Overview: The RNA shown here (Glycine riboswitch aptamer) has 101 nucleotides and comes from Inhella proteolytica. The sequence is in RNAcentral, with records from Rfam. Rfam family: Glycine riboswitch aptamer. Gene Ontology term of the family: glycine biosynthetic process. Rfam 15.1 lists 9,425 matches to the family in 5,228 species.

[in-house]
RNA sequence: CCGCGCCGCUCAGGAGAGAGCCCGUGACGUUGGCGGGCCGCCGAAGGCGCAGGCGUCUGCAAGGAUGCCGAACGCUCAGGCAAAAGGACUGGGUAAACCCG
Numbered sequence: 001c002c003g004c005g006c007c008g009c010u011c012a013g014g015a016g017a018g019a020g021c022c023c024g025u026g027a028c029g030u031u032g033g034c035g036g037g038c039c040g041c042c043g044a045a046g047g048c049g050c051a052g053g054c055g056u057c058u059g060c061a062a063g064g065a066u067g068c069c070g071a072a073c074g075c076u077c078a079g080g081c082a083a084a085a086g087g088a089c090u091g092g093g094u095a096a097a098c099c100c101g
Base pairs, nucleotide, nucleotide: 008094009093010092011091012090013089018039020038021037022036023035024034025033040081041080042079046077047075048074049073052069053068054067055066056065057064058063
């Protein structure tokens, strides 16, 4: 200096589920928002769990102990259930100029 990979950043796409009911709240009012209560739901921020896999120690072996990975499956703590925001994941991009050596 060049290339590749990862992380980060950026752009685009991106599902599901009640604009639920009651009370209160500033603006003339309504909706939305916010606070509280009551049910009903969703899974694709995050989190937790298992199946399973890979090691280490011990041991003739069986086994025992221990560490790591661990899903889009399960749970629904968190989060979410008009729009907005968020969103696993997918695709694109990732420099230039200046200064010094």
NCBI's taxonomy places the organism under Bacteria, Betaproteobacteria, Burkholderiales, Sphaerotilaceae, Inhella. Of the family's consensus pairs, 90% are formed in the model.